[in-house]
Formats: sequence, structure tokens, C1' cells
RNA sequence: GCCCCUGUAGCUCAACGGACAGAGCAGACCCGUCCUAAGGGUAAGAUGUCGGUUCAAUUCCGGCUAGGGGCA
Repeated sequence: GCCCCUGUAGCUCAACGGACAGAGCAGACCCGUCCUAAGGGUAAGAUGUCGGUUCAAUUCCGGCUAGGGGCA
């Protein structure tokens, strides 16, 4: 330098182009207990970035960027 794959919550993962982007774990608060724990409940928390297509984009297209792999 060229080619391929990946980027969603603190972590691990979902989501035919269409409902409020959904779970598990972690963290917070509450219940629970004599105290702790187990268990239960509530709320919060995310689409790498910039454009394009579309009535509508996490999803499709392009650039950039970060990580991984291959060739040289």
C1' cells in the first nucleotide's frame, strides 16, 4: 500500500428498512433480615464519526476513524 471482517449500555450479546433499540451481568434505590445473604421490585444507562439514499436507517451506500485478520 491492497483486500476482508468487526465497532450498539461499564462488560457480554440481541434487534425483516417501520411499535418506546431489548436482554443478561455489574452499579444505584427500595422490599426482604435481628444483621448479612438468598430472593423480589423500581428507575437510570448505548447505535464510532461525517455525509448520502429513503416517507422512515442500528440495518442499505460512500468517506474517515479504531480494532482484528490476510497478501505484499
Molecule: transfer RNA
Organism: Candidatus Woesebacteria bacterium RBG_13_46_13